[in-house]
Molecule: TPP riboswitch aptamer (THI element)
Organism: Crocinitomicaceae bacterium
């Protein structure tokens, strides 16, 4: 001297299915997950949060955007501060 992770302000992004049930709904259970309308949950270019391709292609399931391809595809929203780790330099000593 930089400053990964991590954390803390503020600011944006985004998504909310499947079966059963209620007249209907964001009702009242079951599945899966971080999060299934929470004020909560994740993500913010070091970008697989999340969309397009998709009613797609294989495999599970009671169902299913549930699980893998596809994806070294396209697209996608931030700044600041703590701060340690790598490393780069000075100087001293061996």
């Nucleotide at each position: 001297c930089a400053g990964c992770a991590a954390c803390u302000u503020u600011a944006g992004g985004g998504g909310u299915g499947a079966c059963u049930u209620u007249a209907a709904a964001u009702u009242a259970g079951u599945c899966u997950g971080a999060g299934a309308a929470a004020u909560a949950c994740c993500c913010u270019u070091g970008g697989a949060a999340c969309u397009u391709g998709a009613a797609u292609c294989g495999g599970u399931u009671g169902a299913a955007c549930c699980c893998g391809a596809c994806g070294u595809a396209a697209g996608g929203a931030a700044a600041a501060g703590u701060g340690u780790a790598a490393g780069a330099c000075c100087u001293u000593u061996g």